[in-house]
This record gives sequence, C1' cells and structure tokens, in this order.
RNA sequence: GGUUGAAAACGGCAAACCCGAACGAAAGACGGGGGCGCAAAGCCACGGGUCUACGUGCGUGCGAACGCAUAAGAUAGCCGGGCUGCCAAC
Repeated sequence: GGUUGAAAACGGCAAACCCGAACGAAAGACGGGGGCGCAAAGCCACGGGUCUACGUGCGUGCGAACGCAUAAGAUAGCCGGGCUGCCAAC
C1' cells in the first nucleotide's frame, strides 16, 4: 500500500419512542434521554429512489377552501458513486 473481515481489543455512531426548545409551510433538522442496529450508520446531494409541496401551473367552488402535478426543500440509517479512516488476518 492492497484485499478480506468484526472473531478479539480500544472504542465509535445512534433506530423506534419520550422530553425540550426553537429552525422550517411541511418533510425534516437541532439538544437531552434511549438503543433497534451499523465495519464506515464518518463526510459529500453527483446519479437513481423515496418523503414533503412554501411557491408555481391546472381543475372544482359564489367564497372559504379542496384536489392533481411539480423541487430551488429533505433523506447519506434507501441504493449506487466520490473522499477519508481505527483494529486484526493475509
């Protein structure tokens, strides 16, 4: 340096759920608790998927509103890809 792997060791992260606060239209993110799990569940929205729909377009309606579509939003613990990395064996 490469490949494989978590069996061991040091550890790491943190699902659902609960509490908080305030960011957000929402999805979601943040802090604390909590651990389902994870060998990259470390980082990055490049490709695909999924979620939401402020706004925009169309439609219904007297109106209030409602429905459909749509990402410049979100998701890295959906998959792929890129970058970096501990230990062990070969």
The RNA shown here (c-di-GMP-I riboswitch aptamer) has 90 nucleotides and comes from Paenibacillus sabuli. Its mean pLDDT, the model's own confidence on a scale to 100, is 85. NCBI's taxonomy places the organism under Bacteria, Bacillati, Bacillota, Caryophanales, Paenibacillus. It matches the Rfam family "c-di-GMP-I riboswitch aptamer". Its family is annotated with cyclic-di-GMP binding in the Gene Ontology.